Molecule: small-subunit ribosomal RNA
Organism: uncultured bacterium
RNA sequence: AGAGUUUGAUCCUGGCUCAGAACGAACGCUGGCGGCAUGCCUAACACAUGCAAGUCGAACGGUAACGGUUCUUUCGGGAAGCCGACGAGUGGCGGACGGGUGAGUAACGCGUAGAGAUCUACCUUUAGGUGGGGGACAACAACUGGAAACGGUUGCUAAUACCGCAUAAGCCCUACGGGGGAAAGGGGAGCAAUUUUUGCCUAAAGAGGACUCUGCGUCGGAUUAGCUAGUUGGUAAGGUAAAGGCUUACCAAGGCAACGAUCCGUAGCUGGUCUGAGAGGAUGAUCAGCCACACUGGGACUGAGACACGGCCCAGACUCCUACGGGAGGCAGCAGUGGGGAAUAUUGCGCAAUGGGGGAGACCCUGACGCAGCAAUGCCGCGUGAGUGAAGAAGGUUUUCGAAUUGUAAAGCUCUUUCAGUGGUGAAGAUGAUGACGGUAGCCACAGAAGAAGCCCCGGCUAACUCCGUGCCAGCAGCCGCGGUAAUACGGAGGGGGCAAGCGUUGUUCGGAAUUACUGGGCGUAAAGGGCGCGCAGGUUGCAUGGUAAGUCAGUAGUGAAAUGCACAGGCUCAACCUGUGGACUGCUUCUGAAACUGCCAAGCUAGAGACCGGUAGAGGGUAGUGGAAUUCCCCGUGUAGAGGUGAAAUUCGUAGAUAUGGGGAGGAACACCAGAGGCGAAGGCGACUGCCUGGGCCGGUUCUGACACUGAGGCGCGAAAGCGUGGGGAGCAAACAGGAUUAGAUACCCUGGUAGUCCACGCUGUAAACGAUGAGUGCUGGUUGUUGGGGGUAUCGACCCCUCCGGUAACGAAGCUAACGCGUUAAGCACUCCGCCUGGGGAGUACGGUCGCAAGGUUAAAACUCAAAGGAAUUGACGGGGGCCCGCACAAGCGGUGGAGCAUGUGGUUUAAUUCGAUGCAACGCGAAGAACCUUACCUGCUUUUGACAUCCCUCGAACGCUAUAGAGAUAUAGAAGUGCCCUUCGGGGAACGGGGAGACAGGUGCUGCAUGGCUGUCGUCAGCUCGUGUCGUGAGAUGUUGGGUUAAGUCCCGCAACGAGCGCAACCCUUGCCUUUAGUUGCCAUCAUUAAGUUGGGCACUCUAGAGGAACCGCCGGCGCUAAGUCGGAGGAAGGUGGGGAUGACGUCAAGUCAUCAUGGCCCUUAUGGGCAGGGCUACACACGUGCUACAAUGGCGAGUACAGAGGGCAGCGAAGGGGCGACCUGGAGCGAAUCUCACAAAGCUCGUCUCAGUUCGGAUUGCAGUCUGCAACUCGGCUGCAUGAAGCUGGAAUCGCUAGUAAUCGCGGAUCAGAACGCCGCGGUGAAUACGUUCCCGGGCCUUGUACACACCGCCCGUCACACCAUGGGAGUUGGUUUGACCCGAAACCGGUGGCCUAACCUAAUGGGAAGGAGCCGUCUACGGUCGGAUCAGCGACUGGGGUGAAGUCGUAACAAGGUAACC
Repeated sequence: AGAGUUUGAUCCUGGCUCAGAACGAACGCUGGCGGCAUGCCUAACACAUGCAAGUCGAACGGUAACGGUUCUUUCGGGAAGCCGACGAGUGGCGGACGGGUGAGUAACGCGUAGAGAUCUACCUUUAGGUGGGGGACAACAACUGGAAACGGUUGCUAAUACCGCAUAAGCCCUACGGGGGAAAGGGGAGCAAUUUUUGCCUAAAGAGGACUCUGCGUCGGAUUAGCUAGUUGGUAAGGUAAAGGCUUACCAAGGCAACGAUCCGUAGCUGGUCUGAGAGGAUGAUCAGCCACACUGGGACUGAGACACGGCCCAGACUCCUACGGGAGGCAGCAGUGGGGAAUAUUGCGCAAUGGGGGAGACCCUGACGCAGCAAUGCCGCGUGAGUGAAGAAGGUUUUCGAAUUGUAAAGCUCUUUCAGUGGUGAAGAUGAUGACGGUAGCCACAGAAGAAGCCCCGGCUAACUCCGUGCCAGCAGCCGCGGUAAUACGGAGGGGGCAAGCGUUGUUCGGAAUUACUGGGCGUAAAGGGCGCGCAGGUUGCAUGGUAAGUCAGUAGUGAAAUGCACAGGCUCAACCUGUGGACUGCUUCUGAAACUGCCAAGCUAGAGACCGGUAGAGGGUAGUGGAAUUCCCCGUGUAGAGGUGAAAUUCGUAGAUAUGGGGAGGAACACCAGAGGCGAAGGCGACUGCCUGGGCCGGUUCUGACACUGAGGCGCGAAAGCGUGGGGAGCAAACAGGAUUAGAUACCCUGGUAGUCCACGCUGUAAACGAUGAGUGCUGGUUGUUGGGGGUAUCGACCCCUCCGGUAACGAAGCUAACGCGUUAAGCACUCCGCCUGGGGAGUACGGUCGCAAGGUUAAAACUCAAAGGAAUUGACGGGGGCCCGCACAAGCGGUGGAGCAUGUGGUUUAAUUCGAUGCAACGCGAAGAACCUUACCUGCUUUUGACAUCCCUCGAACGCUAUAGAGAUAUAGAAGUGCCCUUCGGGGAACGGGGAGACAGGUGCUGCAUGGCUGUCGUCAGCUCGUGUCGUGAGAUGUUGGGUUAAGUCCCGCAACGAGCGCAACCCUUGCCUUUAGUUGCCAUCAUUAAGUUGGGCACUCUAGAGGAACCGCCGGCGCUAAGUCGGAGGAAGGUGGGGAUGACGUCAAGUCAUCAUGGCCCUUAUGGGCAGGGCUACACACGUGCUACAAUGGCGAGUACAGAGGGCAGCGAAGGGGCGACCUGGAGCGAAUCUCACAAAGCUCGUCUCAGUUCGGAUUGCAGUCUGCAACUCGGCUGCAUGAAGCUGGAAUCGCUAGUAAUCGCGGAUCAGAACGCCGCGGUGAAUACGUUCCCGGGCCUUGUACACACCGCCCGUCACACCAUGGGAGUUGGUUUGACCCGAAACCGGUGGCCUAACCUAAUGGGAAGGAGCCGUCUACGGUCGGAUCAGCGACUGGGGUGAAGUCGUAACAAGGUAACC
């Protein structure tokens, strides 16, 4: 410090996620030691048991228990407070500290800085005093009530308990005269006087503590906007330690609040802690300060201090005891229990230390505290060994079978002993005594590598890879995402990486996140500028002078507790930890100073702003009037059959006279041309003309005011269209509606009608893609060009032109900015001021609540839930019922077909035991198959075999091959006879090939996966494209080059150009064909010569031909066009002319195209079978559908007879001649030929002649019968051919569709591969031999450029809404349940306060049997907790039914959007 994730890729925006640190944690696996810390975060839930606050006999009366002493004794005991002591009691001090918890509290509660109208026990200091009396009450005793708790009556008694009296200062009150007001003694020494000690009282002061008040700071919600009657202030009184509405009476009507009152929710606050670079954010365990609370609520008493955790009273809930009458209790003290919970410890030891209470002290008490126990809960430290050791052991894992790795790792050898263990010794903590910890820490010795390693991870982020299993299953997952048979992502293993007594997971916080932006973000298109203006508050504010000192700055002083954190030292062996010192604590306050800036005050200035004067443009606004064109309607005329409307029609109008046309009239609305990127207005918006009223702008003058300014939350006003209300108006247009069309449907688009509405007046609504998607204002920063308003200059014949200043409105562009697009003096540049708004997508601008509205609805405005994206700009493609240019038998123009018939063949389907398998739009379907009777053959049935039909290795026997017989459908099985060869030899034998038998490794598989693959192939497409290097441009993907202007069959070439070159393709080079030359002439040829039946032979090689080598064509020549180019058009010449014709040749790539059944091959599967053998059957089935063909339907023909001319091929298990036989298929025959020699082999159409005469025929030949022939072991299923007989459909083929541009189509025959036989198919060959192409609008396919895009699996794309189903959260909902709060009223405990006739009462007074003062009980009153009744507000739970929303597998219906998305889309 960043990284992953939106895309085909890119940049940006933006969310989600990760890596870090931390924790009072929990869970999973694991676990050696020690030190130091920490340990109910949940139920402020309920608590058994024990302990946690007592002490003082030196305050007192005393003596229940214990010990002692003395006395006594009937030896059992008894007596004596006499001593040590001391239960209970009186009294004092302390129980207000210490300890716990965080429920409440949004508050002067806390923090910080101040203030005072106050109090203060114990402690310290100072001054003074401490005299003299009195009357009681406990304990106790007696009697007595009660179950108990606890009492009652009578009687006795002490004090440092209580009450007077005296005294009275510097105390208190005061009218300043005066008045009031205290005490306590005890102990020690002493015979005593006295002394000492400790108390007590008064006053002053201190320290520490407490109380009160104030400034500032202190969470969220405005879907909480108004709150408040003791409320705010005053006067008086009361009350308090003390100011004060703290309380009461009276008077006034105030007080708080947008700088957020009130209300609601949440919360103890702080020092600090965690995180962070910091600013911040989160947090408030342990330690420390403050506050609050003590079962819940209320209350006071005592006291220096409490409204009191281990005190009291009352009420309530709960628990316990009970004799039912009454009582007792409060662990949020320490342990502990139950419960809750993911979860948090011992009913331990000790007062030795520190501290606290009491005491004169000894001492007692102290679950504060010190220690120990439990827990890896955290932090820190240590260990689990060290060295050597290659046969690189064994084992494991992997393997390409060679090895690699685990791995110096182990073993082995040599050492060491920290920790733990055993034995011994043994502290500090303790100033004199006292040690719980503890026989602890430490030290010494001993033995032995001995007792001590796990957890997570290994697809990327993120360090670390292989095998097996699994097969979208099981599972993983923080995000992206893995898993559908080769998973580095699941599970296991080996190996590796990380951390380590821990490691992971989960949760939470901060960080990363500049993702709330103060530091430090944004708003044209990503989320985001209010529709526009006016303007109160607020914020900000020109130039210069003087003053002031609030802000600001500097210094001083106080404070900022300690601890923490930081630095430096020191102590535990180190560290954690602890101790010391320093600095820091960024803050607040005091005082002093400075005066630049901001603020404030005063007095000025004119540059901002405004006023004044003179001009000026304009659809600026309002109102009244006027006008013409057009539509419609009405009347009249002319006129006749249609009009209207559309893609085409129809509804509609019209013979009752329409449309058309002429004249007249009515009425409403809108204002052609002018008109412009023009003008005006704040925006919405404004368009005929004229008058009236009226707002604003601009220019010129430089007369006046003197900062009067800018912005603007709330507020007020304006605000298109549609809509609403009332009343008018209504020509045209036109939601709704009706009809006609279109359509699968058409509640639409189109047409014919048509009502609200559109118009006017008045009132409402208040929203728009109200847009420049750009808030307002001010200043600054290069230019060019237009246009509009005004001024100036110059110049004129001139309305011009030109120069210039100010205001507006446009286009292009410097710098700069921007993610890019783009903006660019009219900024989206550079700055300042103020306002509004944004913070992932969806849910949702929705719900609820408020508010406005007559309503429609507007405004304000969430959450649950859900996703990992949503989005902007630009790029490359692809696509478009976008555009431009251009090709192709693509269309068109033609010729011939297919689709109809019969047959052949292939396919689908069906059937079957099997009808083996594959190929499936073009690019499967006469395809694999260049040939299924058996074989082939993979399929089916049956029989049969198991190291196998085939390969290698081992053992054994025998050479082998072959023959015969029997059984069988055969495979095969059984039996028998015959028979030894080759090589070597030490003669025993061994070896090679082959065969039989045996065991196992293995063979075998046309079994699966073409979506694991190689190879091969199809297709786009023989289309003209596809790329690279360097350079340049761009943040980048990418672009450029390759685009543009021409041209071409072509990215072919030329020109231009930030490109220059290059590669794969194109072309050419190759083959063939067309012309010529040359070479060579056998088996070919024959002009000349001879010869023959015949190129048969001699001869010849001229010609043909054959097959080698050359030539020839290049826009080369001429002319036109073109840029003078490339090229193109025409011409000449030429066998051939513009790639001459044909072929081979197929770029980068696409289709997970085809093929595991050609072959090869990974993986999986079968192994007496999914392998092997055999026989028979099937692949040939047949209602049907499709493809490809053949033959036809006839006269351009059929039949008969005659007759002519090819090319290219094949041939030895072959072609097979002549001759002979047969009607024929064919048979016989066997010459010749491994072939320019022989043969297949007669080419056919054609031509000549004859016949048929338009018919189901002398067309057509299917089908069927009979008879043959050929091949072959074998033609039944299931072959070909022949003869005779039979003679079906069919008379030119619907929608639709195919091929072909020249030696082509069409037509005619010939040959070949395969093959025993079996082509109408396929592959070749030649013969005859056309028609047409204007042209590129349209269909299909393709190329280039451009444009749009929400597509990128790329339009066979994407995607919307209803409905149906499942699940989830949520709104409404008759109601219902509960919480909180509030108004009115009722009741009214305890206590304080007030009152009080009668009643009661020791101290004091008294004129004293009494009375008074004072007090008490009782009663009454005010106030009030709890409780109750009625009503309101608010929050939450449940709720039949219901609304929309979200998410789900391949559901239903349509096709709305993205392309001109097929009606442009959107608000």